Bacterial RNase P class A from a Candidatus Zixiibacteriota bacterium, 373 nucleotides, folded computationally. A source record names the gene rnpB. Its mean pLDDT, the model's own confidence on a scale to 100, is 77. NCBI's taxonomy places the organism under Bacteria, Pseudomonadati, Candidatus Zixiibacteriota. It matches the Rfam family "Bacterial RNase P class A". Rfam describes the family as follows. Ribonuclease P (RNase P) is a ubiquitous endoribonuclease, found in archaea, bacteria and eukarya as well as chloroplasts and mitochondria. Rfam links the family to the GO terms dimeric ribonuclease P complex, tRNA processing and ribonuclease P activity. Rfam classes the family as a ribozyme.

């Protein structure tokens, strides 16, 4: 300098106008004192690093089977350690990719058992003869042609051809067998806490378990529209009075009608019931936050001090103007100075820890590559 890599910190600050939620103080009005509602004025206090997806694991509620055990279906699957937990997280093994920094892995089992392996190729898994080798049988004068047998060493085809490679062997081959060598299992010692790793032996030699499966470990469902309490209206239901009650208009009276007139029954009242509606749930004293110290490689973990931090109902948290700090862009020799201009992705709704996804700008650390001194 150019390309990367890997962690971190924030998500502008002040001031003034003007406006909105929310709380609380106070004053005025209305309703009926308590208390509500409205208006006005004072005060506090009002997103996020992701509040976002609702994708995992909790708190916190119901569902009395939701218990044991057993099957189903699900998830998850190296070790250890961290966590209220967890499929998260710290570290470390392996495998894989990268020149590296580093980065990515569903990382139990293919030697229980079944299935699959596109196209191409003779064959895709108790192997398999298309070219080619080798040996022969018969026809030919001959070249050669037509069979039979044996071969995976060589050609091709394929993502992948029965372990590679060198030799014994062989009519010619071939882990048939032998040295060396990969890989996988299994086990004696050593290292290690352990996964594993080293070494030696013994077995074996396609690939897919994110195909059924098979081990092994874990999971009742449902969610704050969960759920409690209060509670006009309205139905069942229960209780108590009960001789009148309605149709009928502002009041009486009267004919008429209809429904009772001692209850199983007009009709009134109370209980019940819980729809609107309203109040807890729910604004946080806790798996909290902030700082400082200690412990640990780390994830976290203790101590000590300090704070109490939006919340409502489909939802408030804004605009604008200066100053100032960041960036960009032009002038300019210039990092001063001058003008312009820019500020993302978003938006609490019961609360946590996790992941993932969306965005902006600085920072620090390290690798490659070039050039310079």
């Nucleotide at each position: 300098a150019a390309a990367g890599c890997a962690g971190g910190a924030g998500g502008a600050a002040c001031a003034g106008u003007c406006g909105c939620g929310c709380u609380u103080u106070g004053a005025a009005u209305g309703a009926u004192u308590u208390u509500c509602a409205u208006u006005c004025a004072g005060a506090g206090u009002g997103a996020g690093g992701a509040a976002a997806g609702u994708c995992c694991g909790a708190g916190c509620u119901c569902c009395g089977g939701c218990g044991a055990a057993u099957c189903a279906g699900a998830g998850c699957g190296c070790c250890c350690g961290a966590u209220a937990a967890c499929u998260u997280c710290g570290g470390g093994g392996c495998g894989g990719c990268g020149u590296g920094a580093g980065c990515c892995g569903a990382c139990g089992g293919a030697a229980a058992g079944u299935g699959c392996c596109a196209c191409a190729g003779a064959a895709a898994a108790c192997a398999a003869a298309c070219c080619g080798c080798u040996c022969u049988g018969c026809c030919g004068a001959a070249a050669g042609g037509c069979g039979g047998a044996g071969u995976a060493a060589g050609g091709g085809u394929g993502a992948a051809a029965a372990c590679g490679c060198g030799g014994u062997g062989u009519a010619a081959g071939a882990g048939a067998c032998c040295a060396c060598g990969g890989c996988a299992g299994a086990u004696a010692c050593c290292a290690g806490a352990g996964a594993u790793g080293g070494c030696g032996u013994c077995u074996g030699c396609g690939g897919c378990a994110a195909a059924c499966c098979c081990c092994g470990c874990u999971c009742g469902g449902a969610g704050c529209a969960a759920g409690g309490c209060c509670a006009a209206a309205u139905a069942a239901g229960g209780g108590a009075a009960g001789a009148g009650g309605g149709g009928u208009c502002g009041a009486u009276u009267c004919c008429c009608c209809c429904c009772g007139c001692u209850a199983u029954c007009a009709u009134u009242c109370c209980c019940g019931g819980g729809u609107a509606g309203g109040c807890c749930g729910c604004a946080u004293a806790g798996a909290a936050c902030a700082g400082c110290c200690g412990g640990g490689c780390a994830a976290c973990c203790g101590g000590c001090u300090g704070u109490c931090a939006a919340g409502a109902g489909a939802a408030a948290u804004g605009a604008c103007u200066g100053u100032u700090a960041u960036c960009c862009c032009g002038c300019c020799a210039a990092c001063a100075g001058c003008g312009g201009g820019a500020g993302a992705c978003a938006g609490a709704a019961c609360u946590c820890g996790g992941c993932u996804u969306a965005u902006u700008u600085c920072c620090u650390g390290c690798u490659u590559u070039u050039u310079c001194a």